The RNA shown here (c-di-GMP-I riboswitch aptamer) has 85 nucleotides and comes from a Steroidobacteraceae bacterium. The sequence was found by an Rfam model in a public genome assembly. The coordinates come from a structure-prediction model, not an experiment, and the mean pLDDT is 90.
């Protein structure tokens, strides 16, 4: 610089569930906690998943509809530490 993740060392992150808080909800923040991950670091650009407050239709049940989320679904961007070739 390319490739890679068999092995080691430094470390790193943290699902479920629990507590507190915030949010209309999906969630998401902090505090145990560790199934897991080598990008489980950033990023809604694309596909896709969730929630419908607020706006529409509807006589009503209800149904649509992101300007709200998810990056630990999938790809794309982007940044980076370590071994190893």
């Nucleotide at each position: 610089c390319a490739g890679c993740g068999a092995u080691a060392a430094a470390g790193g992150c943290a699902a479920a569930c629990c507590c507190g808080c915030c949010g209309a909800a999906a969630g998401g923040c902090g505090g145990g906690g560790a199934c897991g991950c080598a990008a489980a670091g950033c990023u809604a650009c694309c596909g896709g998943u969730c929630u419908a407050a607020g706006g529409g239709c509807a006589u009503a049940a209800g149904c649509c509809u992101a300007u709200g989320a998810c990056a630990g679904c999938g790809g794309g961007g982007u940044u980076g530490c370590c071994a190893c070739u």